RNA sequence: CCCUUAUCAGGAGAGGUGGAGGGAUUCGGCCCGGUGAAACCCGGCAACCUCCACAGGCCCUGAGGCGCUCAGGCCCGUGGAACGGUGCCAAUUCCGCUCCGAGCAAUCGGAGAAGAUAAGGG
Repeated sequence: CCCUUAUCAGGAGAGGUGGAGGGAUUCGGCCCGGUGAAACCCGGCAACCUCCACAGGCCCUGAGGCGCUCAGGCCCGUGGAACGGUGCCAAUUCCGCUCCGAGCAAUCGGAGAAGAUAAGGG
């Protein structure tokens, strides 16, 4: 960098250092910011990976007293933990593009694209 899958309306400090910027990127909009931005530290949120318990599936492996049972693995669901690997801590992924639908319109709803994050693969 590419591919696959899942998630993205919830959640997270009135702390310290720091000093002007920031909201991923280009542009536009709209916002946040010396009543202190970014960054770093501490703190926190969440629970994708991870671990535990229970229910189910019947795909795989093995064993047996073999139209069934048992054990292990795998898949899926529910509940729990949070030491570790990531992530995150204004506003829907702040809004914006394309298609479809509703509406006189403003605008709203759905799908997609793009993006972010995680896990797996190349």

Source information:
Predicted 3D model of a 122-nucleotide RNA (SAM riboswitch aptamer (S box leader)) from a Chloroflexota bacterium. The prediction has a mean pLDDT of 80.